Small-subunit ribosomal RNA, central domain from a groundwater metagenome, 350 nucleotides, folded computationally.
Context: one part of a larger RNA
């Protein structure tokens, strides 16, 4: 390489979008590049293989055959692939009418809580723990009442609920904006699927500049605990957490399960539509489309389990794996302000 694989044994890129490439619906007709058939030329000799022969035999040697699975040319076939032309509507897309939603961006705004500040009442404790102490408090705390300021997060609703490609998204209102689903016809007429590279997005932490800073809280300080305690517990507390702009580009970025299409028993819950039946009406019931869960047959699986949301049965395209350690390391390249990221070995060893 072939082969065999990728939920948990090694292995699905964090996610999307798109270029090249690969693959691609139905019918008719042409062509003959692929494909197939026949013929012909070539495929040196020697060697290898088969048969026969020559040295007493063998090694060795000679003759003939076959083979050389390839390539060129000629003639033909037309099912399939390709290609040309014409047509179609089921794939795909668009239009029309409806629907749901924490999808995104910007702006505004409400209440509860917390902390701080000012004032009133009031007096000796408060806080904290397994128990304490550090800490706060007679310079009047804690508690309570009134007023003010600030930042951050949005109780209940709230749900195996919804939306998003993933990361993720939750008070309320407004503006702008992306996607999805359903129904009916209508329109285009294969316009499709995947996707190396590229590009974009990408939690938290971290970085740069400038703001902000209530609560929480790495580091740090103190108090405890302990043999020790660079911890767990307690009192404090700075980066950070928040905002704007710019980087970083990683996560158990997980469903540890790439995307698309088709097919293959059911039962039950839930979310968004449509139709029917029924009704005063909303439900309930039946059918159907799309999503999201639980269980379960066939089948699959090493087992666990998966099971119409497949890990079943098939096809197409991409990514990845190939014993453990060394090592996701070194070197080199690329990217980054840095931290580092990415690409990625070998010696040696078992």
């Nucleotide at each position: 390489c072939u082969g065999g694989g990728c939920g948990u044994a090694a292995a699905g890129c964090g996610u999307g979008u798109c270029u090249a490439g690969g693959c691609g619906g139905a019918c008719a007709u042409g062509u003959a590049a692929g494909u197939c058939a026949g013929g012909u030329g070539u495929g040196a000799a020697a060697g290898a293989c088969c048969u026969u022969g020559g040295c007493c035999u063998a090694a060795c040697c000679a003759a003939g055959g076959a083979a050389u699975u390839g390539c060129g040319c000629c003639u033909g076939a037309a099912a399939c692939u390709g290609u040309g032309u014409g047509u179609c509507u089921u794939g795909a897309a668009u239009a029309a009418g409806g629907a749901a939603g924490a999808g995104g961006u910007g702006g505004g705004u409400a209440g509860a809580a917390u902390a701080c500040c000012u004032g009133g009442u009031g007096u000796a404790g408060c806080a904290g723990u397994g128990a304490a102490a550090u800490g706060c408090g007679u310079a009047g705390a804690u508690a309570u009442c009134a007023g003010g300021u600030a930042g951050a997060a949005c109780a209940c609703c709230g749900g195996a609920g919804g939306c998003g490609a993933a990361g993720g998204c939750g008070g309320c209102c407004c503006a702008c904006u992306g996607g999805u689903c359903c129904u009916u016809u209508a329109u285009u007429g294969a316009c499709g699927c995947u996707g190396a590279a590229g590009c974009a997005c990408g939690a938290a932490a971290g970085c740069g500049u400038g703001g902000g800073g209530a609560g929480c809280a790495a580091a740090c300080a103190g108090g405890a605990u302990u043999a020790g305690a660079u911890a767990c517990c307690c009192u404090g507390g700075u980066a950070g957490u928040c905002c704007a702009c710019g980087c970083c580009g990683u996560a158990a970025a997980c469903g540890a399960u790439g995307g698309a299409u088709a097919c293959u028993a059911g039962u039950u819950g839930u979310c968004g539509g449509a139709g029917g039946a029924a009704u005063u009406g909303a439900c309930c019931c039946c059918u159907u489309c799309g999503g999201u869960g639980a269980c379960g047959c066939a089948g699959c699986u090493a087992a666990c389990g998966c099971a119409u949301u497949a890990a079943g049965u098939a096809u197409c395209c991409c990514g990845c794996c190939u014993g453990g350690g060394g090592a996701g390391u070194a070197c080199g390249g690329u990217c980054g302000c840095a931290a580092g990221a990415u690409u990625a070995a070998a010696a040696c060893u078992c």
Record summary:
RNAcentral holds the full RNA, with entries from SILVA. Rfam family: Bacterial small subunit ribosomal RNA. Rfam links the family to the GO terms structural constituent of ribosome and ribosome. The coordinates come from a structure-prediction model, not an experiment, and the mean pLDDT is 87.